Glycine riboswitch aptamer from Thiobacillus sp., 89 nucleotides, folded computationally. The sequence was found by an Rfam model in a public genome assembly. Model confidence (mean pLDDT): 78 of 100.

[in-house]
RNA sequence: GCUCCCGUUGCGGGAGAGCGCGUGCCAGACACGCCGCCGAAGGCGCAAUUCACCCGGAAUCGCUCAGGCAAAAGGACCGCAACCCCCAG
Repeated sequence: GCUCCCGUUGCGGGAGAGCGCGUGCCAGACACGCCGCCGAAGGCGCAAUUCACCCGGAAUCGCUCAGGCAAAAGGACCGCAACCCCCAG
């Protein structure tokens, strides 16, 4: 100096599910109530393996608290670029 890993930022791609009903508001948004749903922000739970035993123990699996169910926004994850940055090469 370069590559890889982690993290951050920018750009691009990015699914699912009622434009549900009622009230408040001039309308929309939003808030509340009622039922029906979705899972890929977040959160929670678990196997094998490992271990004398205990503890620990992942996810795009499960739960649905939160979030979401026209558009917008968000969005796990992927690609590119830049920055940052251990170990290792």